[in-house]
RNA sequence: AAUGCUCUUCGGGGCAGGGUGAAAGUCCCUAUCGGUGGUAAAGCCCACGUGUCCCGACGUAACGUCGGGGCUGAAUCCGUGAAUCGCGCAGGCCUUAAAUCGCGCGAAGAUUCGGAUGCCGACGGUAAAAGUCCGGAUGUAAGAAGAGCGAU
Numbered sequence: 001a002a003u004g005c006u007c008u009u010c011g012g013g014g015c016a017g018g019g020u021g022a023a024a025g026u027c028c029c030u031a032u033c034g035g036u037g038g039u040a041a042a043g044c045c046c047a048c049g050u051g052u053c054c055c056g057a058c059g060u061a062a063c064g065u066c067g068g069g070g071c072u073g074a075a076u077c078c079g080u081g082a083a084u085c086g087c088g089c090a091g092g093c094c095u096u097a098a099a100u101c102g103c104g105c106g107a108a109g110a111u112u113c114g115g116a117u118g119c120c121g122a123c124g125g126u127a128a129a130a131g132u133c134c135g136g137a138u139g140u141a142a143g144a145a146g147a148g149c150g151a152u
Base pairs, nucleotide, nucleotide: 004149005148006147007146008145009144010143017029018028019027031132032131033121034120035048036047037046038045043119044118051071052070053069054068055067056066057065058064059063075117076116077115078114079113084107085106086105087104088103089102123135124134125133
């Protein structure tokens, strides 16, 4: 330093103001929020988690644990130009050349950067329809960080 096993901790944000109404944080105007890994820094690219349904194993069952599978939202335009690649020039080294370093030019290059305008958001509940309130959830996970053990 890489890898394996075990354990610990962490691991989701958001309705301010106004209108209508008997009643709305749910409708309308408007405000506001953005999990994880990858990639040029991403809610809208790729992958995953999440949610939900189904199947199998175990347990008598409810249901739970583990494993597998299906489904699961949304972006364009303009600009800039990192990585990378090519060419040229100069210098050092060298028998010579390549490579490397420096400078210049060109190609390529962000749905991530800058600007503009958009769009999206599970299920159950509710005096009225919810990304933002309440609930499953003091849950779970992608994963992040750390500790210990063993071997190379």